[in-house]
RNA sequence: CACUUAUCGUGAAAGACUGAGGGAUUGGGCCCUAAGACGUCUUGGCAACCUUGGUGAAACUUGGUGCUACUUCCUACCUCACUACCGAACGUGGGGGAAGAUAAGUG
Repeated sequence: CACUUAUCGUGAAAGACUGAGGGAUUGGGCCCUAAGACGUCUUGGCAACCUUGGUGAAACUUGGUGCUACUUCCUACCUCACUACCGAACGUGGGGGAAGAUAAGUG
């Protein structure tokens, strides 16, 4: 880097440094941000996967990644239902994809 599988609802702080944008891409929204966002480090915490011990099985526990604003912040592609209705569009809700993130495995 690629592929496969699974999950993406809930949950979880503070300090220091830095100094202007950030929330994956693009568009449209909506938010965070000099009362310092984002990022880095330290220490906490959360609990998704793998793992150590434990057990009849669990609980619990060890370690490795991960995570620690807003559902992956919402939405776009397809489809179903309802509304409206000659019909269409818009809107609302459900389902499925695509893309992304994380873990494990394989190459």
A computed fold for a 107-nucleotide RNA from a Cyclobacteriaceae bacterium, annotated as SAM riboswitch aptamer (S box leader). Of the family's consensus pairs, 94% are formed in the model. The sequence was found by an Rfam model in a public genome assembly. It matches the Rfam family "SAM riboswitch aptamer (S box leader)". Rfam links the family to the GO term regulation of gene expression.